[in-house]
Context: one part of a larger RNA
RNA sequence: CUAGGCGUAAAGCGCGUGUAGGCAGGUGCUUAAGUCCGCUGUGAAAUCUCCCGGCUCAACUGGGAGGGGUCAGCGGAUACUGGGCGUCUAGAGUGAGGUAGGGGGUAUCGGAAUUCCCGGUGUAGCGGUGAAAUGCGUAGAUAUCGGGAGGAACACCAAUGGCGAAAGCGAUACCUGGGCCUUUACUGACGCUAAGACGCGAAAGCUAGGGGAGUAAACAGGAUUAGAUACCCUGGUAAUCCUAGCCGUAAACGAUGAUAACUAGGUGUGGGAGGUAUCGACCCCUUCCGCGCCGACGCUAACGCAUUAAGUUAUCCGCCUGGGGAGUACGGCCGCAAGGUUAAAACUC
Numbered sequence: 001c002u003a004g005g006c007g008u009a010a011a012g013c014g015c016g017u018g019u020a021g022g023c024a025g026g027u028g029c030u031u032a033a034g035u036c037c038g039c040u041g042u043g044a045a046a047u048c049u050c051c052c053g054g055c056u057c058a059a060c061u062g063g064g065a066g067g068g069g070u071c072a073g074c075g076g077a078u079a080c081u082g083g084g085c086g087u088c089u090a091g092a093g094u095g096a097g098g099u100a101g102g103g104g105g106u107a108u109c110g111g112a113a114u115u116c117c118c119g120g121u122g123u124a125g126c127g128g129u130g131a132a133a134u135g136c137g138u139a140g141a142u143a144u145c146g147g148g149a150g151g152a153a154c155a156c157c158a159a160u161g162g163c164g165a166a167a168g169c170g171a172u173a174c175c176u177g178g179g180c181c182u183u184u185a186c187u188g189a190c191g192c193u194a195a196g197a198c199g200c201g202a203a204a205g206c207u208a209g210g211g212g213a214g215u216a217a218a219c220a221g222g223a224u225u226a227g228a229u230a231c232c233c234u235g236g237u238a239a240u241c242c243u244a245g246c247c248g249u250a251a252a253c254g255a256u257g258a259u260a261a262c263u264a265g266g267u268g269u270g271g272g273a274g275g276u277a278u279c280g281a282c283c284c285c286u287u288c289c290g291c292g293c294c295g296a297c298g299c300u301a302a303c304g305c306a307u308u309a310a311g312u313u314a315u316c317c318g319c320c321u322g323g324g325g326a327g328u329a330c331g332g333c334c335g336c337a338a339g340g341u342u343a344a345a346a347c348u349c
Base pairs, nucleotide, nucleotide: 003321004320005319006318007303008302012317014200015199016198017197021193022192023191025088026087027086028085029084030083031082033081034080035077036076037075038074039073040072041071042069048066049065050064051063052062053061054060091190092187093186094185095183096182097181098180099179103176104175105174106173107172108171110154115149116148117147118146119145120144121143125136126135162169163168205246206245207244208243209242210241214240215239219235220234221233222232257316258315259314260313261312262311265294266293267292268291269290270289271288272287273286274285275284298305299304322349323348324347331342332341333340334339
């Protein structure tokens, strides 16, 4: 480079915004760059192919013809692609009217529960386990009642349900982003994808300052055991929480990139709209957007997927190319560090 691939065999970047680039709706006119046709020039000889000839044949060689190009010039064609100028509304967006939501940020309050402190009642146990022990308790524990402190998380609602690009999101109020439906008023292709770039990004970890109830790496003790640097128990520091800043990784998973179109249905559920019906709400029917289950065609190595495709197509991006060495070394970039990212080879099977 070609080809084949990427749910589970190697392979979809964790997710988004978007630059270059690639690709891009209907219609009219124009241009003629790509494209196609013709002519002219050129493409040395040798080589290559064909024909005829010369060495006894062949290799070799002489002659003739042909072929050979991202070529140049001229002339022509205009379906498609491109350029230019118009125009349209089916893509995209805006407006108007509705609507659901744990979407985001800030602040605040409430009750239950755990722990601790103070006081009352009360007395010998409590706790824990497979069984125990360490531990706590006559300096009065556990239990129970009253008062107080403090931190973290928000029972019920809660759903197979909702929202968000993903990470993720569940008390309340305020501020605020997006979605969906209806309408068809406006703009008139303004679109899709996206190398770099930029932003977001669980948990753990790091820096500084707070905070610290419960839980709990490390650590200590008690058990278990042949041993037990574990599983079980009693404690317990960092951490978990907040503010500001780093880190940039996960089985960041649907192990399934984004967008658009097409291809049987059935059933449940969330959000709208219309119709039918009714006093009205349901019910029923149609339709749009989500979230599930089951299944036809088709696909698949099978499992399975199946209008939320892994089916049939188109465009763009990312990625793969035997196992180990190795997601390592070296170098670059980033980071306070931990480390991250990019990423080999020898050797070996």
Molecule: small-subunit ribosomal RNA, central domain
Organism: metagenome